[in-house]
Context: one part of a larger RNA
């Protein structure tokens, strides 16, 4: 100079405490590990693996097994060489693959070129191995407030100093002090959303006023007032006031103001640390297969089930369950698509069909809220399992789709020890929506609004961090 200390000071973080809701028990969804399997492809493995990669395993996908086949090759590039190539049709075969048969070329004057078959050579091909040979992304401590240079000054050197100290900040923020002065990288701000207000602009959107229409409707003339869209500006700066304060800068039921002290959220993630993580996104050095560790097809498998655990849905009920009437969303996607309506079906749906290539038409809520019921029970809770008809996507739902409808009614009456989230439009609680996708194992992800709380006395304890200091036989 660091690291560590069940050393000491200071701070600060949903860290603990005050709360509110869940996990750990029960079904069922999913990922692991385990064990099985011809294969149950591979990685990921406290925190920082486990609803991760995977934003879609029936076939594909797929790398794995099992069997059948190809050997300049599934794909791409040079070189002779042939003329078509594609279509049709026949035998073989689970296909891939072999074997025939038939019809056959185009541009150009010509050199030649397309296109396509092909022998032989050079390249190919490998999700094989090394993440402890790399790049490049990436997770973490962590959006914590730190890391460091120049020069100068101290010290024989390592190496101090600045960066300590006294205050204050979310903040190495900023002030005041100083053998230091001054700079980078970070912070903070410029960036993007959202909260008000004005301008400008008025369709597909909005209607106050005027007028015209309807069982009703901005429907219609028409209007820019208001919502709104989308673009340019204003606006919040401790900028006024009182109070402490040398200042910084705090405090205030202070004024204004739509917001008030970082207004809310988002993007951003310093020097580095785990030989973190990935050679299976890509990309690359080294090994290593080359009639197979490349490739093609077909059929399993990746969905197996004595078991552990981890994420999660559903519930266990009356603040609820069923029926019936009946209001209000915001982002988002839509022509191989969204589907209004109407029919037919108890339905899942079909079958007619209008309107949108979109502020124009479709997708289109639920929770609330009004009536009726049920009355504390394994129940009109609860919906697993199974059994029976069905629907729809697709060459194909057996292994191994989702949905309907009938029937069945399993455990489950609030969960030990522990343990997790979360401080305001937030937990919680309700439904939407899109990606991926033919469908669909969707309860995952990633958004998007409805409704909408309780609690923080505090820092003595746990953990995690950050400056000071201190002790150390460690480096």
């Nucleotide at each position: 100079u660091g690291a560590c200390g069940g050393g000491g000071g200071c701070c600060c973080g949903c860290a603990c405490a005050a709360g509110c809701g869940g996990a750990g028990g029960a079904g069922c969804a999913u990922g692991u590990g385990g064990u099985u399997u011809a294969a149950u492809u591979c990685g990921a493995u406290g925190a920082u693996a486990c609803g991760c990669g995977a934003g879609g395993a029936a076939c594909c996908u797929u790398a794995c097994c099992u069997g059948g086949g190809c050997u300049u090759g599934a794909a791409a590039g040079u070189u002779a060489g042939u003329g078509a190539c594609a279509g049709u049709c026949c035998c073989u075969g689970a296909a891939a693959g072999g074997g025939g048969a038939u019809c056959u070329u185009c541009c150009g004057c010509a050199a030649g070129g397309a296109c396509a078959c092909g022998a032989a050579a050079c390249u190919a091909g490998g999700u094989g191995c090394u993440g402890c040979a790399u790049g490049g992304c990436u997770g973490u401590c962590g959006u914590c407030a730190g890391c460091u240079c120049g020069u100068g000054c101290c010290g024989u050197g390592a190496g101090g100093u600045g960066u300590u100290g006294g205050g204050u900040u979310a903040a190495g923020u900023c002030c005041c002090g100083u053998a230091a002065c001054g700079a980078g990288c970070g912070c903070a701000a410029c960036c993007c959303c959202u909260a008000u207000c004005a301008u400008u602009a008025g369709u597909u959107g909005c209607c106050a006023a005027c007028a015209g229409g309807u069982u009703a409707a901005g429907c219609u003339g028409g209007g820019g007032a208001c919502u709104c869209u989308a673009a340019u500006g204003a606006g919040a700066c401790u900028g006024c006031c009182c109070g402490c304060g040398c200042a910084a800068g705090c405090g205030g039921u202070g004024a204004g103001g739509a917001a008030g002290g970082u207004g809310g959220g988002g993007a951003u993630g310093a020097c580095g640390u785990c030989a973190a993580g990935u050679c299976a996104u890509c990309a690359c050095g080294g090994c290593c297969c080359u009639u197979a560790c490349g490739u093609c097809c077909a059929g399993g498998g990746c969905u197996a089930c004595a078991c552990a655990c981890g994420u999660g849905c559903u519930a266990c009920a009356a603040u609820g369950g069923u029926a019936g009437a009946u209001a209000c969303a915001g982002c988002a996607g839509g022509u191989u698509g969204c589907c209004a309506c109407a029919u037919g079906g108890u339905a899942a749906c079909a079958u007619g069909g209008a309107g949108c290539u979109a502020a124009u038409c479709c997708c289109a809520a639920a929770a609330g809220u009004c009536u009726a019921u049920c009355u504390c029970a394994g129940u009109u809770c609860g919906g697993a399992u199974u059994g029976a008809g069905g629907u729809c996507u697709g060459c194909a739902a057996c292994u191994c789709g989702a949905c309907c409808u009938c029937a069945u009614g399993a455990a489950g009456c609030u969960g030990g020890a522990u343990u997790c989230g979360c401080u305001a439009g937030u937990a919680a609680u309700c439904g939407g929506a899109a990606a991926u996708c033919a469908g669909c194992a969707a309860u995952g992800u990633u958004c998007c609004g409805g409704u909408g709380a309780a609690u923080a006395c505090g820092u003595u304890c746990c953990c995690g961090g950050g400056c000071c200091u201190u002790g150390u036989a460690c480096a």
Model confidence (mean pLDDT): 82 of 100. Small-subunit ribosomal RNA, 3' major domain from a metagenome, 475 nucleotides, folded computationally. Its Rfam family is "Bacterial small subunit ribosomal RNA".